[in-house]
């Protein structure tokens, strides 16, 4: 170096849930907590998934505006959804 994670080993990371806090939500961020993970390290290009505060439509209801109801949308978000791109521990062959 390239493949690999059967076995041993130092360590790592941390789902659900539970508080505090932040946000319109979806989620985030600490802290307990452990279901899991060999990239469960980073990254939102690509697909895909959540979410709708604004924003644009819309039935109906009202005199009518307005609220409330349906839709649609990402500029928000998930890397622990899969691929890509970068970079990493320790072994094995």
């Nucleotide at each position: 170096a390239a493949u690999c994670g059967u076995a041993a080993a130092a360590g790592g990371c941390a789902a659900a849930c539970c508080g505090u806090u932040u946000g319109a939500a979806a989620a985030a961020a600490c802290g307990g907590g452990g279901c899991g993970c060999a990239a469960a390290g980073u990254u939102a290009c690509u697909g895909g998934c959540c979410u709708a505060c604004g924003u644009c439509u819309u039935g109906g209801u009202u005199u009518a505006a307005g609220g409330g109801g349906g839709g649609a949308u990402a500029a928000g978000g998930c890397g622990g959804c899969a691929g890509g791109a970068c970079u990493g521990c320790c072994g094995a062959u």
Molecule: c-di-GMP-I riboswitch aptamer
Organism: Syntrophaceae bacterium